[in-house]
Context: one part of a larger RNA
RNA sequence: GGCGUAUGGGGAAUGCCUAGGCUCUCAGAGGCGAAGAAGGACGUGAUAAGCUGCGAAAAGCUACGGGGAUUGGCACACACGAAUUGAUCCGUAGAUAUCCGAAUGGGGCAACCCACUAUGUUGAAGACAUAGUACACCGAUAGGUGGGCAAACCCGCUGAACUGAAACAUCUAAGUAGGCGGAGGAGAAGAAAACAAAAGUGAUUCCGUAAGUAGUGGCGAGCGAACGCGGAUUAGCCCAAACCAGAGUUGUUACGGCAAUUUUGGGGUUGUAGGACCACGAGAUUUUAUGUACAAGGAACCGGAAGUUACUGGAAAGUGACGCCAUAGAGGGUGAUAGCCCCGUAUGGGUAACGAGUAUAAUAGAUAGUGGUAUCCUGAGUAGGGCGGGGCACGUGAAACCCUGUCUGAAUUUGGCGGGACCAUCCGCUAAGGCUAAAUACUCCUGAGAGACCGAUAGUGAACCAGUACCGUGAGGGAAAGGUGAAAAGAACCGUGAAUAACGGAGUGAAAUAGAUCCUGAAACCAUACGCUU
Numbered sequence: 001g002g003c004g005u006a007u008g009g010g011g012a013a014u015g016c017c018u019a020g021g022c023u024c025u026c027a028g029a030g031g032c033g034a035a036g037a038a039g040g041a042c043g044u045g046a047u048a049a050g051c052u053g054c055g056a057a058a059a060g061c062u063a064c065g066g067g068g069a070u071u072g073g074c075a076c077a078c079a080c081g082a083a084u085u086g087a088u089c090c091g092u093a094g095a096u097a098u099c100c101g102a103a104u105g106g107g108g109c110a111a112c113c114c115a116c117u118a119u120g121u122u123g124a125a126g127a128c129a130u131a132g133u134a135c136a137c138c139g140a141u142a143g144g145u146g147g148g149c150a151a152a153c154c155c156g157c158u159g160a161a162c163u164g165a166a167a168c169a170u171c172u173a174a175g176u177a178g179g180c181g182g183a184g185g186a187g188a189a190g191a192a193a194a195c196a197a198a199a200g201u202g203a204u205u206c207c208g209u210a211a212g213u214a215g216u217g218g219c220g221a222g223c224g225a226a227c228g229c230g231g232a233u234u235a236g237c238c239c240a241a242a243c244c245a246g247a248g249u250u251g252u253u254a255c256g257g258c259a260a261u262u263u264u265g266g267g268g269u270u271g272u273a274g275g276a277c278c279a280c281g282a283g284a285u286u287u288u289a290u291g292u293a294c295a296a297g298g299a300a301c302c303g304g305a306a307g308u309u310a311c312u313g314g315a316a317a318g319u320g321a322c323g324c325c326a327u328a329g330a331g332g333g334u335g336a337u338a339g340c341c342c343c344g345u346a347u348g349g350g351u352a353a354c355g356a357g358u359a360u361a362a363u364a365g366a367u368a369g370u371g372g373u374a375u376c377c378u379g380a381g382u383a384g385g386g387c388g389g390g391g392c393a394c395g396u397g398a399a400a401c402c403c404u405g406u407c408u409g410a411a412u413u414u415g416g417c418g419g420g421a422c423c424a425u426c427c428g429c430u431a432a433g434g435c436u437a438a439a440u441a442c443u444c445c446u447g448a449g450a451g452a453c454c455g456a457u458a459g460u461g462a463a464c465c466a467g468u469a470c471c472g473u474g475a476g477g478g479a480a481a482g483g484u485g486a487a488a489a490g491a492a493c494c495g496u497g498a499a500u501a502a503c504g505g506a507g508u509g510a511a512a513u514a515g516a517u518c519c520u521g522a523a524a525c526c527a528u529a530c531g532c533u534u
Base pairs, nucleotide, nucleotide: 001533002532003531004530005529006528007527008526009525015519016483017482020454021453022451023450024449025448026447027446028445029443030442031149032148039100040099041098042055043054044053050074051073061094062093063092064091065090066089070082071081072080105114106113107112115133116132117131118130119129120128121127135146136145137144138143153184154182155181156180157179158178164171168218194201195200205232206231207230208229209228215223216222236435237434238433239379243266244265245264246263247262248261249260250259251258252257271413273378274377275376276375277372278371279370280369286366287365288364289363290362291360292359293358294357297354301349302348303347307322308321309320310319311318323340324339325329331343332342333341384408385407386406387405388404389403390402391401394420415430416429417428418427419426470477471476490518493505494504495503496502
């Protein structure tokens, strides 16, 4: 020096565990904000640096309900207190709620500075206290509304490129990402100027199918319907106008009015055309809101069955023996694995605010019919057309249909539009005003539950005081870090030592090679002892 065996150091893999995550299901909630939000700054404790809570009434105040012995958060200890005259705690409703922040009296380098008006403390100056004082819109005033924040979902406006086409320009990516605006618990759409085809359907939305079909396409890459059928859910309505009545203004007047115009109320709402108007008839049917009563439900919370013994062991829930309950053998805890020890569970009860819903009578509101057809009404810079674009699965094509920047520009129910150029026949529908639940989308959040999901290099970046430490001028980037033990019983006391280091005893404990760098404790690496060997 090598090999082997043994014992250690070192290190933190592995195993086990879970306080945290991930993905879903059901139910709820779907907003908060000038009555000052979200988010912060600064304070607040006997002692108090941090977190949590709270706000100068400051780990809290008041009332009511629950509850019944402890208690002053994490967080030990000491001091001092509170509590059966019911504390702590839980629920509900209130009070208080500094400063910044939309921030709103003015300013400002956020958490700061400086004002004005009224009233008060004084008689004045100054100072202080309370209240008010932003802007925009509506409104005669009084007063009201808005603004900002928030995860996704929704609608509108705007709108790329990488990429693919094996290059690239039409095309694609994609109306995607991004930007802006707006709304709600959903949003959007929506009651046919729709489809269809010789038969019919009957608003919209969503799902399945039709179908990767018909088409479209440098006919490349690609893009990609509809009819119909089967389901989910179902709901229909209101204006404008004609006509009638009232009021105002203006013009004119022979002062009787007439005309124009504005406005309010009634009326009226459609394709089998309807309505006004005329005639007839009748108070039919249905329904909404308000009030009252009842009321399922609804917070904390309450009751809630049934086991002993022997053995092993540090500890019994294990094993043996003999029992019991079960509308409860879900789950968790307890010194190892517990239906019967504890919390619970099944089940039953309780309950303020609130309250689905039901009933009732009154009031108020809405809602319908038959016949006639002379006259009147039925949405105009609209429909349509030209030019240029865009949307439709459809790239200008034979290109219908929808939107419109620009130029034009009808008809009036014997009307008008559509049925994929266009024309005729036929069929369908009734534009140029508006509203509308459900079926659908999503989950920042709350409750309950689940997992052939993870188990600390995994699972969220974050199981731990994490969007922290740290890095960056900044936008921004962004960690590592879990486990003593059943219980601190966390090692009194003694010794060595300079020692509050460390170690040796002693003691606790089942165990201390469980001693706080603490469960297990692999490998690399480093030693010690012994054996063999060079």

RNAcentral holds the full RNA, with entries from Rfam. A computed fold for a 534-nucleotide part of an RNA from Flavobacterium agrisoli, annotated as large-subunit ribosomal RNA, domain I. The coordinates come from a structure-prediction model, not an experiment, and the mean pLDDT is 82.